[in-house]
RNA sequence: GAUUUAUAAAGAAGAGGCGAGAGAAUAGGCUCUACGAACCUCUGGCAACCUACUCAUGCGUCGAGAAAGGUGCUAAUUCCUACCUAAGCUGUUUUAGGAGAUAUAAAAU
Numbered sequence: 001g002a003u004u005u006a007u008a009a010a011g012a013a014g015a016g017g018c019g020a021g022a023g024a025a026u027a028g029g030c031u032c033u034a035c036g037a038a039c040c041u042c043u044g045g046c047a048a049c050c051u052a053c054u055c056a057u058g059c060g061u062c063g064a065g066a067a068a069g070g071u072g073c074u075a076a077u078u079c080c081u082a083c084c085u086a087a088g089c090u091g092u093u094u095u096a097g098g099a100g101a102u103a104u105a106a107a108a109u
Stems, first nucleotide, its partner, number of pairs: 001109001003107006013043005021032003026082004044074003049070003053065003078101001083098005
């Protein structure tokens, strides 16, 4: 890097550094940002994917708990939309489902 599976409408702050853009890609929107964003570091926190632990159990591992370790995350639904299907709408582009892409974890390569 490609692949498989699961999840993605919840949740979670400050300080220091840096100095102009940022919110994945392309496009259209819309937001954030010199009252210093994004990014990096530290300390917190959120969460419960994996390992270890406790309980439950028909022993099949679907469940509950806690949070030591490994990751991750810490504006807005993955910020919204784009492609397909169904319904709706007749000046309104709405609702639901799906696909695709992306992100995170684990596995194996």

Background: The prediction has a mean pLDDT of 83. The RNA shown here (SAM riboswitch aptamer (S box leader)) has 109 nucleotides and comes from Dyadobacter sp. 3J3. The organism belongs to Dyadobacter, within Bacteria.